[in-house]
This is a predicted structure of a 1499-nucleotide RNA (small-subunit ribosomal RNA) from an uncultured bacterium. Rfam family: Bacterial small subunit ribosomal RNA. The prediction has a mean pLDDT of 83. The sequence is in RNAcentral, with records from ENA and SILVA.
RNA sequence: AGUUUGAUCAUGGCUCAGGACGAACGCUGGCGGCGUGCUUAACACAUGCAAGUCGAACGGGGUAUACAGGGCCAAAGCCUUCGGGGUGCGGACCUGUAUACUUAGUGGCGAACGGGUGAGUAACGCGUGAGUAACCUACGCAACAGAGGGGGAUAACAUCUGGAAACGGAUGCUAAUACCGCAUGAGACCCCGGUGUCACAUGGCACAGAGGUAAAAGGGAGCAAUCCCGCUGAUGGAAGGACUCGCGUCCCAUUAGAUAGUUGGUAUGGGUAACGGCCUACCAAGUCGACGAUGGGUAGCCGGACUGAGAGGUUGAACGGCCACACUGGGACUGAGAUACGGCCCAGACUCCUACGGGAGGCAGCAGUGGGGAAUAUUGGGCAAUGGGCGAAAGCCUGACCCAGCAACGCCGCGUGAAGGAAGAAGGUUUUCGGAUUGUAAACUUCUGUCCUUAGGGAAGAAAGAAAUGACGGUACCUGAGGAGGAAGCCCCGGCUAACUACGUGCCAGCAGCCGCGGUAAUACGUAGGGGGCGAGCGUUGUCCGGAAUUACUGGGCGUAAAGGGUGCGUAGGCGGUUUAACAAGUCCAAUGUGAAAUACCCGGGCUUAACCUGGGGGGUGCAUUGGAAACUGUUAGACUUGAGUGCAGGAGAGGAAAGCGGAAUUCCUAGUGUAGCGGUGAAAUGCGUAGAUAUUAGGAGGAACACCAGUGGCGAAGGCGGCUUUCUGGACUGCAACUGACGCUGAGGCACGAAAGCGUGGGGAGCAAACAGGAUUAGAUACCCUGGUAGUCCACGCUGUAAACGAUGGAUACUAGGUGUAGGGGGUAUCGACCCCCUCUGUGCCGAAGUAAACACAUUAAGUAUCCCGCCUGGGGAGUACGAUCGCAAGAUUGAAACUCAAAGGAAUUGACGGGGGCCCGCACAAGCAGCGGAGCAUGUGGUUUAAUUCGAAGCAACGCGAGGAACCUUACCAAGGCUUGACAUCCCUUGACCACCAUAGAAAUAUGGGAUCUCUACGGAGCAAGGAGACAGGUGGUGCAUGGUUGUCGUCAGCUCGUGUCGUGAGAUGUUGGGUUAAGUCCCGCAACGAGCGCAACCCCUAUUCUUAGUUACCAGCGGGUAAAGCCGGGGACUCUAGGAAGACCGCCGAGGACAACUCGGAGGAAGGUGGGGACGACGUCAAAUCAUCAUGCCCCUUAUGUCUUGGGCUACACACGUGCUACAAUGGCCGAAACAGAGGGCAGCGAAGGAGUGAUCUGGAGCGAAUCCCAAAAAAUCGGUCCCAGUUCGGAUUGUGGGCUGCAACCCGCCCACAUGAAGUCGGAGUUGCUAGUAAUCGCGAAUCAGCAUGUCGCGGUGAAUGCGUUCCCGGGCCUUGUACACACCGCCCGUCACACCAUGGGAGUUGGGAGCACCCGAAGCCGGUGGGCCAACCGCAAGGAGGCAGCCGUCGAAGGUGAGCUCAAUGACUGGGGUGAAGUCGUAACAAGGUAUCC
Repeated sequence: AGUUUGAUCAUGGCUCAGGACGAACGCUGGCGGCGUGCUUAACACAUGCAAGUCGAACGGGGUAUACAGGGCCAAAGCCUUCGGGGUGCGGACCUGUAUACUUAGUGGCGAACGGGUGAGUAACGCGUGAGUAACCUACGCAACAGAGGGGGAUAACAUCUGGAAACGGAUGCUAAUACCGCAUGAGACCCCGGUGUCACAUGGCACAGAGGUAAAAGGGAGCAAUCCCGCUGAUGGAAGGACUCGCGUCCCAUUAGAUAGUUGGUAUGGGUAACGGCCUACCAAGUCGACGAUGGGUAGCCGGACUGAGAGGUUGAACGGCCACACUGGGACUGAGAUACGGCCCAGACUCCUACGGGAGGCAGCAGUGGGGAAUAUUGGGCAAUGGGCGAAAGCCUGACCCAGCAACGCCGCGUGAAGGAAGAAGGUUUUCGGAUUGUAAACUUCUGUCCUUAGGGAAGAAAGAAAUGACGGUACCUGAGGAGGAAGCCCCGGCUAACUACGUGCCAGCAGCCGCGGUAAUACGUAGGGGGCGAGCGUUGUCCGGAAUUACUGGGCGUAAAGGGUGCGUAGGCGGUUUAACAAGUCCAAUGUGAAAUACCCGGGCUUAACCUGGGGGGUGCAUUGGAAACUGUUAGACUUGAGUGCAGGAGAGGAAAGCGGAAUUCCUAGUGUAGCGGUGAAAUGCGUAGAUAUUAGGAGGAACACCAGUGGCGAAGGCGGCUUUCUGGACUGCAACUGACGCUGAGGCACGAAAGCGUGGGGAGCAAACAGGAUUAGAUACCCUGGUAGUCCACGCUGUAAACGAUGGAUACUAGGUGUAGGGGGUAUCGACCCCCUCUGUGCCGAAGUAAACACAUUAAGUAUCCCGCCUGGGGAGUACGAUCGCAAGAUUGAAACUCAAAGGAAUUGACGGGGGCCCGCACAAGCAGCGGAGCAUGUGGUUUAAUUCGAAGCAACGCGAGGAACCUUACCAAGGCUUGACAUCCCUUGACCACCAUAGAAAUAUGGGAUCUCUACGGAGCAAGGAGACAGGUGGUGCAUGGUUGUCGUCAGCUCGUGUCGUGAGAUGUUGGGUUAAGUCCCGCAACGAGCGCAACCCCUAUUCUUAGUUACCAGCGGGUAAAGCCGGGGACUCUAGGAAGACCGCCGAGGACAACUCGGAGGAAGGUGGGGACGACGUCAAAUCAUCAUGCCCCUUAUGUCUUGGGCUACACACGUGCUACAAUGGCCGAAACAGAGGGCAGCGAAGGAGUGAUCUGGAGCGAAUCCCAAAAAAUCGGUCCCAGUUCGGAUUGUGGGCUGCAACCCGCCCACAUGAAGUCGGAGUUGCUAGUAAUCGCGAAUCAGCAUGUCGCGGUGAAUGCGUUCCCGGGCCUUGUACACACCGCCCGUCACACCAUGGGAGUUGGGAGCACCCGAAGCCGGUGGGCCAACCGCAAGGAGGCAGCCGUCGAAGGUGAGCUCAAUGACUGGGGUGAAGUCGUAACAAGGUAUCC
């Protein structure tokens, strides 16, 4: 920072950005330097190497040379019997000597270092600091004292011999710096007693003395002297080691008790270098543990490393220190040092060899192999350097080490070019088609040369001084030449988080760290272009720290978010009043020692720089010692009274326990009176009652509870306690100030108390009442309601030990404004006294300031300010579950997880919405009325069905006589058939000059063919029109109203919806707009932290009702004149009606009353009209993804010889049925017939059409007049008057059907309207239910208009006649305001719970099974140490000898590893079956919760 919400604040978890790595994986990869590289199988290992050296310790062997001696003989030569013989420098051989070299053995030193690994180990193992007066130390250093004289063996070797081998055996010989006595003893050690001195106990040290004990080895050089190297004793120091102690060192208490050499002592026991139960015997019974013993799990520890502001957290690779281990287990030997990685013995497992008898081996050394694994290198070079071993040295050995190889594994450095270069090239991408972008990027020009290639030169590292000596390495480095040539990728681009477009895809494919993207316009998937980041790397995964104050020491919390124990008493512990003195443990100051080196930090230095290496410095919070300070804490001693307690005097109280008593009521029993019901409910029924109930009267029985008083009154620690009396008893309060003198607070464990329900034993049982039964309710009703009813409720004793045991608030102390009640006590004033009033202590409430708090709220009874102590919390679910343990008779309680799963869960407050919450108010909302609808027939629309098609849309109100204000063709979008393809229509280009009309033929027509006929204007450029042609394009009533504009409906003509500034609130928001009145109204008035304003309301506009004025034609005609059969017909008039311009009028203005002296309301007067006069237009912010892509416009998608277009015919008019809206009726307030009434508003030239004539009529004829206050449509009808019908399916009603006509039109078959005659259906007032209407309204009557060739019962208008009712707001519906609750916000058509069914996941139980671990008991008992033993054996010493001393082997014993057996414990895996849990698109059953959630909810 993101993420819970509509939004907010706080709580709280999850996630991200940073750094790090011995890493791995994916893509990519130029160079160099410095580092690093099996984290897994302490799995198994082929092969080579990793520890030897010394001949100046020793004997021997070998080789070479020299000399001497011996002896033999080959070749040459000489001799020869030619077979050979002799001689023979010399050579081989043998012996000896000498020299040089070598080395199997004896001997010395080393091999205990160096190197590896981290299995084990929770330990004095490690770290740190002390101690050893309880110790050891080879080689090396310093200084001291010595080395005299003897002895006996034994390897090698030789011979014999066993064995396959490994390896031996016997006999014999020999040397030493090998081994053994003796002598000597400066010093050492043992012992005896002494002096001095020191110390923390035992004791130490020094000095002098007596006694005793133990030494030694030689070698080399030299003629020698002597020197060098060794040897012995002893001292000191150095360095190394051993042991002891203080402190520190992981998790689990679901590990609470552990322990038998265990704890201590004694034996001057044994053993060790040394202390020690280290070991043995005996004695005692101790010792450790809540400050965590014992047990289990995990782990090498540290310097350091990573991270962090720090405190911390994590870690222990590389480098350094310590420890442990060396196939597993045990054991000792040798040695200065080992219980020994490359030694030995034994046991075990494994591997190898074998002649089967027996043997050999141990890479956790360096390389390397197999295996495991996500994963980790060469069977390299060299001892040149550094270091180690041996040696006098030369030197030898050294997989330590120095180097090289492999690996981007990490860190660091460099490069892949630099400068110029706009026609802003091409190409790509995109586009609103103009452009934009890639982009100075490229090309191109001029340069440079790091890396690279090549040639030449060429180190330091070497000490060192004469020479020689370099693995790395011809490397680093330097110089010349060459040439931009060979060298860039990876991730990301929705927010967090820097970076955006196009196409594809269409909840698919996929992405994803969290939130979340994807269902046809995806900046979130895939690709491309562009962009961002880093760069030889970049991403991903894993792990750690950080952010996380999310374990809070620094630095958190607990009323409601998770969290106060149910309450008290009290142990350990923690904390503690005033004062004096001392001490100095804590505390503080100073000094000293230590805190290794490396690392880190600071200042420098060296590699070209850096990484890296290196010099110096500082620091190192810690531990120890010494000295000091004395305020605070502590300790000791003393004192004090205010904390605490005691005492005395009082009053209050449902405090507790036991016993007794009382009245009212319920029920039951008995008796009386009395009669048909009672009871119960929303309504009923079950039930009781004629065998006498209920009711009523009297008497009795029994149990339980105690009306009124009674009170946010009292008491108690809490649970809890309520009639009265008595007894016993606890605590608190007030007053006094006599006593004690800090005796206090809290309180882990512990102990006690602890509602209700429940359990055990025994009683009791009136009422009530789980379970249960019946009756109702209901879709069901295992419930709510009713009638019954058992445990239980009551008592005694015992158990249980939990509650929303709540103030959801632990206890104590102190402090911090007040106001007002109430309970108990005390005091003061006043008073005769009481009350009143004032002060005070204790308890209990309300309001409220500061302060606190997320807010709500708390506020001297704190949730404020502080201190002390205890308990508890750390996301939700799983789960208060499982397992284990403890308690319980049981039920169950206490303690109390994990796997897995989610990104939230939860708190407070806000705005809405909603409620089978409340209050106020309104509306034809109800009520009161009138007329209807729903039943019939018909008209019309819709659904459904049908059809080739019955085109499409509209869908509760707010679709359904709606779009459509008028479908025979057309319309027309649908269907069938026939045609056309730049198209029926638009723009552009080219060619031509006609096209059209007309005629004929074919055809259903469109159309085709033929005939016929044949352009216009012009500034001469061209333009218009038409045909033909090519392509751009046209066209679409095709899709999406959920991509849109516009328009419309609706809530609703409801009174609301907002803003600015201010104020309040952390904030969302509130205030204003709420409140008191009033109104039709958020209309107005008053009040008010609000003051104003806007859109709405109202008014302004139109019509209408009255009057005036102006003007009078086509309207009018009073008076005057004329005139007619009559007539404003004419002259004329301007009075009236009317027309249409302008004014006036109505404003609660006047009066009275009410009201707050208001707004306003009521009544009255006047007035044509009275309280917005009536009607209309006018529709706030918004809601419904409401309607419309088919009015129109429009994005995107789709069709393009068709989804376009033309034509003919058909369809939209179908018909079992269902619904809506209407018309006509059912009749007498009526039908029919006749007759002399009265409108308004409209329309009219492709029109209205008069008079007259014809026809029964529709209509025809006719054509006057009129573009209309002039003429026409035009007759108004109901009404009124007169007549008739007489209650019937009729003289009602008119459907249906037949026949004949009329009109319109190209055409009335499907499919128009009208007329006449005939026909004469249903229907006798309409179930449940439902609609409209409050006055010129309903109802009823006709007239007109739009559309239109023709076609209204529809629609829109107009006037005529003209009612009834309204008590009122309880209820239904809708709406407004305030308030309340909420788990809702897609907003109740909301949310949400549990079982069941299905799938998957983890987990508990489970007859058991398998494996591991740690112990215990017993058996067996290897090697070996120790002990014992005798009838074996033996060189050194003693002894003349025998023998002794001593030793070796054998045997025995204790201990003793592995192994075996047994009973348990514990951990893990697995297990038929089984239990619950979690998740899942959606399914089944109900409706538990959220509103009074429809029975308030919850424990």